[in-house]
RNA sequence: AUCUUAUCCAGAGUGACUGAGGGACCAGGCCUGUUGACGUCACAGCAACCUUCCUAGCGGAGUGGUGCUACCUCCUGCAGAAUGGUGAUUCAUUCUGAAAGAUAAGGA
Numbered sequence: 001a002u003c004u005u006a007u008c009c010a011g012a013g014u015g016a017c018u019g020a021g022g023g024a025c026c027a028g029g030c031c032u033g034u035u036g037a038c039g040u041c042a043c044a045g046c047a048a049c050c051u052u053c054c055u056a057g058c059g060g061a062g063u064g065g066u067g068c069u070a071c072c073u074c075c076u077g078c079a080g081a082a083u084g085g086u087g088a089u090u091c092a093u094u095c096u097g098a099a100a101g102a103u104a105a106g107g108a
Base pairs, nucleotide, nucleotide: 002107003106004105005104006103007102008101013043014042015041016040017039021032022031023030026077027076028075029074044069045068046067049065050064052061053060054059073100078097079096080095081094082093083092084091085090
C1' cells in the first nucleotide's frame, strides 16, 4: 500500500513545551484558536475491537495490545423516497442507501 468483516447521534482532560493556524483531502457552509488551538511529551480518563480473568450461559471485570478524550465521521456534496413551496427548471426539510474517511480484528 491492498482485500474482507464489524462499528462510527454514547463516553472521556489536566499540566509542561511550542506558537498560528485547526476541524482527513477538494468545494461550499458552520465552528474553533494568542483566555494559546493544532502538534509533542507526561500523567489522568473513556471505551470494550482483540486478549486475560470470572461465569453453565447471558454477561461481568478491566490484565495486556490498540484506539479515543470540541462540534453526529462538525454538516452538505452521489442515488432514491416522502413532505412542503414554485407556472416550470428546480429549491428546502426529513429518511434510506452508496461513496470517501476513521478505528479494530483478520487475510494474502
The RNA shown here (SAM riboswitch aptamer (S box leader)) has 108 nucleotides and comes from Sediminibacillus albus.
Rfam family: SAM riboswitch aptamer (S box leader). About the family: The SAM riboswitch is found upstream of a number of genes which code for proteins involved in methionine or cysteine biosynthesis in Gram-positive bacteria.
The coordinates come from a structure-prediction model, not an experiment, and the mean pLDDT is 87.
Lineage of the source: Bacteria > Bacillati > Bacillota > Bacillaceae > Sediminibacillus.